Predicted 3D model of a 72-nucleotide RNA (transfer RNA) from Candidatus Moranbacteria bacterium CG_4_9_14_3_um_filter_44_28. Taxonomically the source falls in Candidatus Moraniibacteriota (Bacteria, Bacteria candidate phyla). Rfam family: tRNA. About the family: Transfer RNA (tRNA) molecules are approximately 80 nucleotides in length. The prediction has a mean pLDDT of 82.

RNA sequence: GCCGAGAUAGCUCAAUGGUAGAGCAAUACUUUCGUAAAGUAGAGGUUAUGGGUUCGAGUCCCAUUCUCGGCU
Numbered sequence: 001g002c003c004g005a006g007a008u009a010g011c012u013c014a015a016u017g018g019u020a021g022a023g024c025a026a027u028a029c030u031u032u033c034g035u036a037a038a039g040u041a042g043a044g045g046u047u048a049u050g051g052g053u054u055c056g057a058g059u060c061c062c063a064u065u066c067u068c069g070g071c072u
Base pairs, nucleotide, nucleotide: 001071002070003069004068005067006066007065010024011023012022013021018055027041028040029039030038048064049063050062051061052060
C1' cells in the first nucleotide's frame, strides 16, 4: 500500500428499517448474630465520529478514526 471483519451499559454480547435488551459486575432492600450464598427492585446508553437516504436508521449508503486478521 491492497483486501476483509469489527466498534452498542463498567465487562461479555444481542437487537426483521418501527419502544435499544440480556447475562455478569456495581447500588439499595429482604434473609443472617454477622459475612458469604440466595432472592427482590431500581438505576446505568452521544449505538466510534461526521454526513446522506427514508415518515422513521444500531441496522442501508459515503467519508474519517481506532482495533483485529490476511496479502504484498